[in-house]
RNA sequence: GGGUCGUUAGCUCAGUUGGUUAGAGUGCUGCCUUGACAUGGCAGAGGUCACAAGUUCAAAUCUUGUACGACCCA
Numbered sequence: 001g002g003g004u005c006g007u008u009a010g011c012u013c014a015g016u017u018g019g020u021u022a023g024a025g026u027g028c029u030g031c032c033u034u035g036a037c038a039u040g041g042c043a044g045a046g047g048u049c050a051c052a053a054g055u056u057c058a059a060a061u062c063u064u065g066u067a068c069g070a071c072c073c074a
Stems, first nucleotide, its partner, number of pairs: 001073007010026004019057001028044005050066005
């Protein structure tokens, strides 16, 4: 330098054919449960869907570029 894949909550990851409110586990906060703890239950907070542009009535999802990471080739 070229190619492929990836980037979504603090962390690990889903997300179907583009369709109205973006999710799970774990972690965090509060409450309940206990004599106390552990476990368990309930509720809540937490998101620029990497960034920019484009297409569309509508984009996490499609297209292009950029950045970062992994792998392969040279």